[in-house]
Molecule: RNase P RNA; transfer RNA
Organism: Acidimicrobiia bacterium
RNA sequence: AGAGUCCGCCGGGCGGCCGCGGCUCGAUAUGAGCUGAGGAAAGUCCGGACUCCACAGGGCAGGAUGCCAGGUAACACCUGGGCGGGGUGACCCGACGGAAAGUGCAACAGAGAGCAGACCGCCGAUGGCCCUUCUCACGGGGCACAGGCAAGGGUGAAACGGUGGGGUAAGAGCCCACCAGCAUCCCGGGCAACCGGGGUGGCUCUGCAAACCCCAUCCGGAGCAAGGCCGAGCAGGGGUGCCGGUGGCCCGCCGAUCAAACCCCGGGUUGGCUGCACCGAGCCCACGAGCGAUCGUGGGCCCAGAUGGAUGGUCGCCGAGGAGCCUUCAGGCUCCGAACAGAAUCCGGCUUACAGGCGGACUCGAACG
RNA sequence: GGCCCCGUCGUCCAGAGGCCUAGGACGCUGCGCUCUCAAGGCUGAGACGCCGGUUCGAAUCCGGUCGGGGCUG
Numbered sequence: 001a002g003a004g005u006c007c008g009c010c011g012g013g014c015g016g017c018c019g020c021g022g023c024u025c026g027a028u029a030u031g032a033g034c035u036g037a038g039g040a041a042a043g044u045c046c047g048g049a050c051u052c053c054a055c056a057g058g059g060c061a062g063g064a065u066g067c068c069a070g071g072u073a074a075c076a077c078c079u080g081g082g083c084g085g086g087g088u089g090a091c092c093c094g095a096c097g098g099a100a101a102g103u104g105c106a107a108c109a110g111a112g113a114g115c116a117g118a119c120c121g122c123c124g125a126u127g128g129c130c131c132u133u134c135u136c137a138c139g140g141g142g143c144a145c146a147g148g149c150a151a152g153g154g155u156g157a158a159a160c161g162g163u164g165g166g167g168u169a170a171g172a173g174c175c176c177a178c179c180a181g182c183a184u185c186c187c188g189g190g191c192a193a194c195c196g197g198g199g200u201g202g203c204u205c206u207g208c209a210a211a212c213c214c215c216a217u218c219c220g221g222a223g224c225a226a227g228g229c230c231g232a233g234c235a236g237g238g239g240u241g242c243c244g245g246u247g248g249c250c251c252g253c254c255g256a257u258c259a260a261a262c263c264c265c266g267g268g269u270u271g272g273c274u275g276c277a278c279c280g281a282g283c284c285c286a287c288g289a290g291c292g293a294u295c296g297u298g299g300g301c302c303c304a305g306a307u308g309g310a311u312g313g314u315c316g317c318c319g320a321g322g323a324g325c326c327u328u329c330a331g332g333c334u335c336c337g338a339a340c341a342g343a344a345u346c347c348g349g350c351u352u353a354c355a356g357g358c359g360g361a362c363u364c365g366a367a368c369g
Numbered sequence: 370g371g372c373c374c375c376g377u378c379g380u381c382c383a384g385a386g387g388c389c390u391a392g393g394a395c396g397c398u399g400c401g402c403u404c405u406c407a408a409g410g411c412u413g414a415g416a417c418g419c420c421g422g423u424u425c426g427a428a429u430c431c432g433g434u435c436g437g438g439g440c441u442g
Stems, first nucleotide, its partner, number of pairs: 002364009012318007020036006038340001042351002045349005050223004057251004062219005067081005082096001083094004097214002102212002104208003119153002121149003126146002128143005161179006180204001182201008227274004236265005243255003282301008321336006370441007379395004387425001397413001399411002418434005
């Protein structure tokens, strides 16, 4: 210097003028000071906090997750490990329980597609028919009729272990050796997933569960327009009918038990405060435990907040960088000039979007020294 | 803001793992009929929002993304 892999970070800066939201002070001069977006504020895909309904209880239904261990408030997240796959490698990817519990599906092609099957093919030992011999039997030969076979061909995404040998009429786990895989037992390592080794067994068991389903674990429902308080305003009528309060249902629980509740039509309002923004699963730093996620201790900090919804505009300088021209190859001149986007109850994640740039660790091969 | 639902020819629908080279109606193109137009007849074009995954195979199942609609004080 080239080609890559992983991790972390930045993602315009300064100043002037004019504006906008919030807080404090001031006190109506319509001032002064401080402060004001993000790594994703996004998608709303998961998980929680919080609030209401029982303090969220039992069952069914439904949903989610799915190797093991740990982390966490919790998770479908994270870390470490195992297994499988990819890469020469650094490293990356994996919806990764069960198909010998049951049901279902496997189009077309093909002989046969689920305890399969015979088109071409091989054989025809055995039985049959024919020839041979005067006849029968035996022997020999032939036919491919019954029948046997699944090695080879061919179809398919997938064809019921693979290779070699024996065996046979031809063949076949029919038998044997090795290998792969399955079941089961034992030993060793590991918390475990699993790994290594050995024995036995039948001879092999297809794929799909992001098809139903089974197993294990988890999940009550709704959502800040939840919910609480205050104010203003109005007009009632009809129905259901013992029940109503939560979600699909049943039970249970609570409240009603004869005036409430629910539903429909009609009428009124379209306000304010709170929840809500200083105190949190908070941020930064140091030390310690741990491989790590993370946790503990100590110190420091307070960090946007509206309710038609602020965070902007313009000018100047700088400016990562890009394009063009000139060139004496040092450079010079001109122009353009920051990506995705943008809080709305709050957190932890995931996913998606993102111009350009910086730093660190590591890998590969070649050349030169 | 929150919570749901849906995307198939130009329009409205069907399809629900293979029989899909995706079907129907209206509309559209061309031909033919007619003196001409319409109707009727024949013919043709025309779509699974996009990107991945599962499967031998996806409009259909799963995830992401984009777009549209509804409810809610």